[in-house]
RNA sequence: AUUGAACGCUGGCGGCAUGCCUAACACAUGCAAGUCGAACGGAAGUCUUCGGACUUUAGUGGCGGACGGGUGAGUAAAGCGUAGGGAUCUACCUAUGAGUGGGGGACAACCUGGGGAAACUCAGGCUAAUACCGCAUAAGCUCAAGAGAGGAAAGCGUGGGACCUUCGGGCCACGCGCUGAUAGCUGAACCUACGUCCGAUUAGCUAGUUGGUGGGGUAAGGGCCUACCAAGGCGACGAUCGGUAGCUGGUCUGAGAGGACGAUCAGCCACACUGGGACUGAGACACGGCCCAGACUCCUGCGGGAGGCAGCAGUGGGGAAUAUUGGACAAUGGGCGCAAGCCUGAUCCAGCAAUGCCGCGUGGGUGAAGAAGGCCUGCGGGUUGUAAAGCCCUUUAAGUGGGGAAGAAGGCUUUAGCGCGAAUAGUGCUGAAGAUUGACAUUACUCACAGAAUAAGCACCGGCUAACUCCGUGCCAGCAGCCGCGGUAAUACGGAGGGUGCGAGCGUUAAUCGGAAUGACUGGGCGUAAAGGGUGCGUAGGCGGUACUGUCAGUCAGCCGUGAAAUACCUGGGCUUAACCUAGGAAUUGCGGUUGAGACGGCAGAACUAGAGUGUGCUAGAGGACUGUGGAAUUCCUGGUGUAGCGGUGAAAUGCGUAGAGAUCAGGAGGAACACCGAUGGCGAAGGCAGUAGUCUGGGGCAACACUGACGCUGAGGCACGAAGGCGUGGGGAGCAAACAGGAUUAGAUACCCUGGUAGUCCACGCAGUAAACGAUGAGUGCUAGACGUUAGGCGGGUGACCGCUUAGUGUCGGAGCUAACGCAUUAAGCACUCCGCCUGGGGAGUACGGCCGCAAGGUUGAAACUCAAAGGAAUUGACGGGGGCCCGCACAAGCGGUGGAGCAUGUGGUUUAAUUCGAUGCAACGCGAAGAACCUUACCUGGUCUUGACAUCCAGAGGAUUCCCAGAGAUGGGAAGUGCCGCAAGGAACUCUGAGACAGGUGCUGCAUGGCUGUCGUCAGCUCGUGUCGUGAGAUGUUGGGUUAAGUCCCGCAACGAGCGCAACCCUUGUCCCUAGUUGCCAGCGCGUGAUGGCGGGAACUCUAGGGAGACUGCCGGUGAUAAACCGGAGGAAGGUGGGGAUGACGUCAAGUCAUCAUGGCCCUUAUGACCAGGGCAACACACGUGCUACAAUGGACGGUACAGAGGGCGGCGAACCUGCGAAGGUAAGCGAAUCCCAAAAAGCCGUUCGUAGUCCGGAUUGGAGUCUGCAACUCGACUCCAUGAAGUCGGAAUCGCUAGUAAUCGCAGAUCAGCAUUGCUGCGGUGAAUACGUUCCCGGGCCUUGUACACACCGCCCGUCACACCAUGGGAGUUGGCUGUACCAGAAGUCGGUAGCUUAACCGCAAGGAGGGCGCCGACCACGGUGUGGUCAAUGACUGGGGUG
Repeated sequence: AUUGAACGCUGGCGGCAUGCCUAACACAUGCAAGUCGAACGGAAGUCUUCGGACUUUAGUGGCGGACGGGUGAGUAAAGCGUAGGGAUCUACCUAUGAGUGGGGGACAACCUGGGGAAACUCAGGCUAAUACCGCAUAAGCUCAAGAGAGGAAAGCGUGGGACCUUCGGGCCACGCGCUGAUAGCUGAACCUACGUCCGAUUAGCUAGUUGGUGGGGUAAGGGCCUACCAAGGCGACGAUCGGUAGCUGGUCUGAGAGGACGAUCAGCCACACUGGGACUGAGACACGGCCCAGACUCCUGCGGGAGGCAGCAGUGGGGAAUAUUGGACAAUGGGCGCAAGCCUGAUCCAGCAAUGCCGCGUGGGUGAAGAAGGCCUGCGGGUUGUAAAGCCCUUUAAGUGGGGAAGAAGGCUUUAGCGCGAAUAGUGCUGAAGAUUGACAUUACUCACAGAAUAAGCACCGGCUAACUCCGUGCCAGCAGCCGCGGUAAUACGGAGGGUGCGAGCGUUAAUCGGAAUGACUGGGCGUAAAGGGUGCGUAGGCGGUACUGUCAGUCAGCCGUGAAAUACCUGGGCUUAACCUAGGAAUUGCGGUUGAGACGGCAGAACUAGAGUGUGCUAGAGGACUGUGGAAUUCCUGGUGUAGCGGUGAAAUGCGUAGAGAUCAGGAGGAACACCGAUGGCGAAGGCAGUAGUCUGGGGCAACACUGACGCUGAGGCACGAAGGCGUGGGGAGCAAACAGGAUUAGAUACCCUGGUAGUCCACGCAGUAAACGAUGAGUGCUAGACGUUAGGCGGGUGACCGCUUAGUGUCGGAGCUAACGCAUUAAGCACUCCGCCUGGGGAGUACGGCCGCAAGGUUGAAACUCAAAGGAAUUGACGGGGGCCCGCACAAGCGGUGGAGCAUGUGGUUUAAUUCGAUGCAACGCGAAGAACCUUACCUGGUCUUGACAUCCAGAGGAUUCCCAGAGAUGGGAAGUGCCGCAAGGAACUCUGAGACAGGUGCUGCAUGGCUGUCGUCAGCUCGUGUCGUGAGAUGUUGGGUUAAGUCCCGCAACGAGCGCAACCCUUGUCCCUAGUUGCCAGCGCGUGAUGGCGGGAACUCUAGGGAGACUGCCGGUGAUAAACCGGAGGAAGGUGGGGAUGACGUCAAGUCAUCAUGGCCCUUAUGACCAGGGCAACACACGUGCUACAAUGGACGGUACAGAGGGCGGCGAACCUGCGAAGGUAAGCGAAUCCCAAAAAGCCGUUCGUAGUCCGGAUUGGAGUCUGCAACUCGACUCCAUGAAGUCGGAAUCGCUAGUAAUCGCAGAUCAGCAUUGCUGCGGUGAAUACGUUCCCGGGCCUUGUACACACCGCCCGUCACACCAUGGGAGUUGGCUGUACCAGAAGUCGGUAGCUUAACCGCAAGGAGGGCGCCGACCACGGUGUGGUCAAUGACUGGGGUG
């Protein structure tokens, strides 16, 4: 785009079309083929002037029932389409010419009788004809082809002047008929060529088969039939068989070529319940005829009969589905008739159906308060929306009432002219006049009336694809054409509002073509995506060199015939338009005929030599077959020497060996394979071929000439060859080695490793016929840049090494070109031609069935159901690898000290509990949030309370703001007293209480809706961009490479050049110096003073403080490097190569963490999930883990003495000194908001004394007692002090952590939080102060380059097979059932043909007897239905079973 459509929702009108696609299933009822009295005899009725006339018609007879109408079952050709052919027939019709004479005998109807339920029928008798039969005559007819013979007919009607008459008529004329003949028209029959679906898993078919002769038959040719003879005929250009199907004009689609279809209309065919058969006839083997058989239905008195809607309506049934038991012959057409006319479900109309196409309408204008309502909202508004209402108009269509065509031509009556004719009868033709003929039809059309009145839906709105929001739902319900939506914020489900599209329709489903170049003729491919046969030889076929002549079936051109009409196209015309109808034209690309052309091509002829081949001379080679022969090595055997192991592996063991192995020497046996040469080499068609000698043999190459003269290329079938493994028979068997055995490895190990070991490997003969049989690249020919090797030849140059040219092979690289890319590139995957093979999504499956081959194994050919939306190629970026290279890091190593064992502290898990609130969970949770849970905190539990609320804003009213007393565990309840602050004196602010509602409140959920903040990779060196360039593209380049660095740091090179975020630097701090300043800090020098002290005057030098500056940059020197960057060493310097430390964290990753810091969307609670209070809990305790502290001691403990910091904190504070207490502390109290005073004692250290290796003078847990302090309160549950107690623990298994220098280790000090509580946590501060680093193999993590990849939520990936379960389709299967069909035989209705002895017979012959001819019967032949046996094929089904698919 389309449809004979159906279904869902909806539905106003008209026009034109169309309407059982399924059950060729069965049919009730009515109708669909009759007509003629001018062929005939009767019968009945009406009228009658009684002469007859008229009407109807059962029967005889004629014509028509072979047309028209229906259907598509069958049919792959007996059909159809196109073009032809000759051996034919043709009623009615047309034309021409001839004839139409004279006789005869019957049968219906009718009458009589009989049978039967009926249908119907039997017997006898009468009778007519245009019924039937002879006779005559006859041709241009038929037969014979010589004479000759055969050979027809029918009358009827109308009119009429003579004449005749039996009074009926004859006769004449006209008309209609009849007979034979010819020609034509129309129709029909037959034959030929070409075209006409699928299957080769159908390859051979055929006995009347193919042809001939004789005969028969037909309208006619013919094996159409028959007898005989011959052995043919068809088939790979697809016979036969199977499946499917009416064919065509055309219809739909498509740019076309094509593809699909074959409704309506038209042509042809076939069929008429199923099968067979003939009769009649011009025509049938006959839809509404006959006979027979069968199935079914109906009637029946059971004896017997009747029927055939695939005609029009209609019914049942089937189905998703397809209409009225209508009107009329008015028109068109048909049958009969002289005609009027009759008949006509053909036809014309109407009815039903939105089934389709076309047209029209459902109103138009105005109308902003942008109404109400709905929906959304950021609450302002937006949108529905000029839409509605309102106002002003119009009236198509529908409705009502009037008017009103065309479709009608004819026929009849009368009449004029002309023809036939004797005719003014009659009749035919051409006119005129008159009265008439319409189913549709209440027609079309038109006029009037009234009133916006009677008339809009359907689908869609994630992308494709035009159109977006809210609510509900929560992987549910559902949607879905493909991709895919839905798991609590769904533009995708359902509803709503809005929008988009189409519109009396709109969607869905089904179907065809298109897109699809996705079967490719136009117009595809085969190295890796599906696809080159394993290789050759060669048959058919296809294709074929140069020049010439002839010819013309190919080809090209002109003309002629045909290509039906309709359809489609163009131009006109008619319906108001359109659809529709109609006229003309063009077209119909085809087929046939004819006339030409002669290039190309075919054929024929005669030539040529460039293709191909032959000869001559050389030449290389693991080319093939056979027969010999050689040495090395392995193994075995014999003997000698000789002794304890050998062998094997990652390590072992099995195994061999004291019965003498292994080792070694000598001799022997046997089989297989041929080191070095050896190659990137050679040969062969491929498989493949390797010691050496001989014999036989195939092919190739080169050179120069001679010869043949297209002999060529390819190659369906076919034939041959064809690795390894396998099979058969017979040999052989050293080594190796499936199976097998043992030993190991392992969770297991039917493996990899080891020790053995049989088939086999070898030979001969035969089979098998496959491989990643690969260059994943068929064969042949020609053409198209090069460079460098190599093999076999030839030519030339050069003294030579060598160089140049050329042919044939074999390689590497590379240009144009090609390719999706990779890549190929004179050995093409380039440019062309010829021929063959093969492909058409993945799986199922190279499977099943069938065929062929094979001894078997199996091979070859080779599907379908079902299932998926992919499978696949090449390349890209990442990620990953028990891949590679380079490099880094306390990563390992080298060291030091720990953890893991003990006790305790703390956190977590688990358990428990009324609650043990919540979060954090590998590194990157676990001394984490928490820089401090007795109450509070507090979020949890129990109990008691409140409901506009503990907290915020607004409104109204009141007020005694506040304080005190009582009850209670408290919240709270009850009661009492008094007025605070500002003030310009009006009032204001704050506070309390009461009331109502808006609202508050939530540490309730979602960190996977979020912001912000943070962790981590990682302070790792990376991450990107612009422009350019390359690539079809993803992308690449830059950023890779060579060096170098801590560093993508820098240098060099480079199709890149630059730039950004990172690195570094800039910042802070520390280390040296200088300047400035000099208190609270300092005190060298000068003074004063003290028992002593910067205590004082002073000083500004030093230290220090805190501001500013200097300094370090590979700057200098030497070496290395490339003359670079840089590195190494050195000098100077306080400091040297980033001086040390800190802050600083790129693009990003982990849906990492946090809704319980805070903020926040959505959801949820609202007398509770909110708020208040008391008590309890967060502190539990069999256990497990993490992080720590203290130890286990002598480098130590204890006691005494003594020295040296830094950085901090302090007013609800730090608190000196003094007094009391053993002590924690208490009392009193100076100073200090702090470089001034205080905390404050630093500790390890140093100097002494003691302890002597012990569970101790170590260690301090635990417990008892007594206290101190804080606080409303130390029971659950604080810290500290004193006395007493004195546990485990003697250096810690597997494993594991930190640290590279002022670091580890060790020692103490301070701070935050805080009423109190840290000895252990955290954050800082200083004191003392090491060891080690060979080095990068390994472990972990990371960076760069490269490689492989079937991974991309990216190796914690992906993914294979068995097993178990469910479902689905399918193969096998003892069989069973059915359809179709072959073959052999039986049987044989009706009918036709042939025969005929029985019976019978009107026409003709015969005087008669009888005959001719016919009929019945009987027999034979053919044959439908039916039957029996045996095959083939297809389908369904089947216990059980095989694999397959999906989950």
A computed fold for a 1447-nucleotide RNA from an uncultured bacterium, annotated as small-subunit ribosomal RNA. The prediction has a mean pLDDT of 86.